[in-house]
RNA sequence: AAAGUGCGCCGGACAAUCGCUGCCUGAAUUUCAGGGGGAGGAAAGUCCGGACUCCAGUGAGCACGGUGCUGGUUAACGACCAGGCGCAGCAGGUUGGGGCAACCCGGCUGAAGGCGACGGAAAGUGCAACAGAAAACACACCGCCGAUGGAAAGGAAACUUUCACAGGCAAGGGCGAACCGGAGGUGUAAGAGACCCCCGCAGACUUGGUGACAAGGCUGGCAAGGUAAACCCCACUUGGAGCAACACCAAAUAGGCGCGCAGGCGCUUCAGGCGCCAACGGCGCUCCCCGGGCGCGCGGGUAGGUGGCUUGAGCUGAAAAGCAAUUUUCAGCCUAGAGGAAUGAUUGUCACGCCAGCCGAAAGGCUGGUGAACAGAAUCCGGCUUACAGGCGCGCUUUCCCC
RNA sequence: GGCCGAGUAGCUCAGUCGGUAGAGCAGAGGAUUGAAAAUCCUUGUGUCGGCAGUUCGAUUCUGUCCUCGGCCACCA
Numbered sequence: 001a002a003a004g005u006g007c008g009c010c011g012g013a014c015a016a017u018c019g020c021u022g023c024c025u026g027a028a029u030u031u032c033a034g035g036g037g038g039a040g041g042a043a044a045g046u047c048c049g050g051a052c053u054c055c056a057g058u059g060a061g062c063a064c065g066g067u068g069c070u071g072g073u074u075a076a077c078g079a080c081c082a083g084g085c086g087c088a089g090c091a092g093g094u095u096g097g098g099g100c101a102a103c104c105c106g107g108c109u110g111a112a113g114g115c116g117a118c119g120g121a122a123a124g125u126g127c128a129a130c131a132g133a134a135a136a137c138a139c140a141c142c143g144c145c146g147a148u149g150g151a152a153a154g155g156a157a158a159c160u161u162u163c164a165c166a167g168g169c170a171a172g173g174g175c176g177a178a179c180c181g182g183a184g185g186u187g188u189a190a191g192a193g194a195c196c197c198c199c200g201c202a203g204a205c206u207u208g209g210u211g212a213c214a215a216g217g218c219u220g221g222c223a224a225g226g227u228a229a230a231c232c233c234c235a236c237u238u239g240g241a242g243c244a245a246c247a248c249c250a251a252a253u254a255g256g257c258g259c260g261c262a263g264g265c266g267c268u269u270c271a272g273g274c275g276c277c278a279a280c281g282g283c284g285c286u287c288c289c290c291g292g293g294c295g296c297g298c299g300g301g302u303a304g305g306u307g308g309c310u311u312g313a314g315c316u317g318a319a320a321a322g323c324a325a326u327u328u329u330c331a332g333c334c335u336a337g338a339g340g341a342a343u344g345a346u347u348g349u350c351a352c353g354c355c356a357g358c359c360g361a362a363a364g365g366c367u368g369g370u371g372a373a374c375a376g377a378a379u380c381c382g383g384c385u386u387a388c389a390g391g392c393g394c395g396c397u398u399u400c401c402c403c
Numbered sequence: 404g405g406c407c408g409a410g411u412a413g414c415u416c417a418g419u420c421g422g423u424a425g426a427g428c429a430g431a432g433g434a435u436u437g438a439a440a441a442u443c444c445u446u447g448u449g450u451c452g453g454c455a456g457u458u459c460g461a462u463u464c465u466g467u468c469c470u471c472g473g474c475c476a477c478c479a
Base pairs, nucleotide, nucleotide: 001399002398003397004396005395006394007393008392009391010390012350013349014348015347016346017345018344020038021037023035024034025033026032027031040374044385045384047383048382049381050380051379052242053241054240055239057288059287060286061285062284065237066236067235068234069083070082071081072080073079084118085116086115087114092109093108094107095106096105097104098103119233120232124231125230126227127226141173142172143169144168145167148166149165150163151162152161153160154159181199182198184196185195186194200222201220202219203218205216206215207214208213246307247306248305249304256298257297258296259295260294261293263277264276265275266274267273268272280291281290282289300478301477302476314333315332316331317330318329319328320327321326352371353370354369355368356367357366358365359364404475405474406473407472408471409470410469413428414427415426416425422459430446431445432444433443434442452468453467454466455465456464
């Protein structure tokens, strides 16, 4: 310098005019005047996790569910950081074949980086269409053999030849997503982990590591194929609802009607009232416990206000610890709080991108035109995911050039 | 704002512990008729809302995005 790749940041600025909406002050009486404030990196999707509030207590258990390599971070998480293991593979490297060449077709390896819902298939159950001979304690379609046994022929006999009959084989072909370790040798009638070397696999051991795991030699002799985003097992975890939660004030009305279910006991001054238990409810179930006529439907009234509401796991900067996520300390700051829902528009100048013209050797300069994304707070935070014109910065790797 | 549900043929809907998806109506062609309706016979059509993942294999299982629909105020 080029190429690749990862991460972070910005996402127009200023001024004028006209508006919108809260707050403060003043006038004035529902309007003015002044001051000051007024969207985002995703405010979005609502996919996870928390704060907060209520369900009397949410106290115990279960079910449904969630998560799932290791270590750490965190208020918490399915998030984040670091590491382990695995997978694919770009550039590059190496190598084989074809081609006169340019180049084309492969194999092996493979940086930075990418992807991984990554516990268990050696507890059990289930599933595997089609194809294929056979699909899970395997299998003989083509094939190889036919040593041994059988049959036939020859021979005096030993035996030889033939058949491919019984049977043997799991090497080769073929089917498939997958066929019961891979390749080589020994061996054999032909073969086969039957045996041997290498690789893979498994077991215990030693060493290193907090650990996942890795390395090493030893032993075994191939068993234990796939699927758990199938049931399931193991470990951890989980009560439910959501700010239209919830609390308070005010106003108004018929404390109404229908259906269904459910009732007994005791006390009493016997109209009625009180108590106990039950049905039922406590937003999946059971128990404790608590409340106690309940459930469903139709109807009536108000459509007002206040709080919750923004000082918070807050923002900015510095220092320290840590590889990092993050944490701690110190200093400074207050930065929308509306609520049928404000945060906008126009013009000008500047900056940026693109196009055209002119000047210039070039760098660049001048003039004109044009463009500027995704999007819009609604109780608040931490993540994830998705959308996004254009621009800036930094890291890592490979190759080339120069010193 | 919050919470649920559903996307399968032109329309209305089935289907499913994963193995190439159907019914009715509509449509097209034919028969019948002078012609049409009705009737009878034959017949096609789907990226199972999109994109990823798990799997040998996905309408079905998982994730994510899109579209549509519904419910939720207070008082007695």
About this RNA:
The prediction has a mean pLDDT of 77. Two RNAs folded together computationally: RNase P RNA and transfer RNA, 479 nucleotides in total.